Transfer RNA from a Candidatus Nealsonbacteria bacterium, 72 nucleotides, folded computationally. It was read from a public genome assembly. The coordinates come from a structure-prediction model, not an experiment, and the mean pLDDT is 83. The source organism's lineage runs through Bacteria, Bacteria candidate phyla and Candidatus Nealsoniibacteriota.
RNA sequence: GGGCCCGUAGUUUAAUGGCUAUAACACUGCCUUCGCAUGGCAGAGAAGAAAGUUCGAAUCUUUCCGGGUCCA
Numbered sequence: 001g002g003g004c005c006c007g008u009a010g011u012u013u014a015a016u017g018g019c020u021a022u023a024a025c026a027c028u029g030c031c032u033u034c035g036c037a038u039g040g041c042a043g044a045g046a047a048g049a050a051a052g053u054u055c056g057a058a059u060c061u062u063u064c065c066g067g068g069u070c071c072a
Base pairs, nucleotide, nucleotide: 001071002070003069004068005067006066007065010025011024012023018055027043028042029041030040031039048064049063050062051061052060
């Protein structure tokens, strides 16, 4: 330098182009306990960036950024 793959919450992760983006662990509060743990209830938290297609994009297209892999 070129080909291919990947990028969603602190971590892992789901999704037919269409309801307020799913869930687990972790985190916060409350209940339970003499206290801790377990358990129950509730809560905060996410689409790498930009542009395009579309009535509508996490999803399709392009460029860039980052990571992985192969070739040179």